[in-house]
RNA sequence: CCGGUAGCUCAAUUGGAUAGAGCACCAGAUUUCGACUCUGGCGGUUGGAGGUUCGAGUCCUCUCCG
Numbered sequence: 001c002c003g004g005u006a007g008c009u010c011a012a013u014u015g016g017a018u019a020g021a022g023c024a025c026c027a028g029a030u031u032u033c034g035a036c037u038c039u040g041g042c043g044g045u046u047g048g049a050g051g052u053u054c055g056a057g058u059c060c061u062c063u064c065c066g
Stems, first nucleotide, its partner, number of pairs: 002066003007023004016054001025041005047063005
């Protein structure tokens, strides 16, 4: 100096909608069974603590990890 956001890989338009996507997982459809494919669902203390603000993933301070 850069990074840390779902189990994994990553978004989030220079502070403003309820933090999303793909993969994975679960269920269903399909299939003789399975795979593939399709549909739906589940999943988050945004590393931790504090501060600023009407409002923080985003800005400031300290701290942890790589």

RNAcentral holds the sequence, with entries from MGnify. The RNA shown here (transfer RNA) has 66 nucleotides and comes from a marine eukaryotic metagenome. Its Rfam family is "tRNA". The family's RNA type in Rfam is transfer RNA.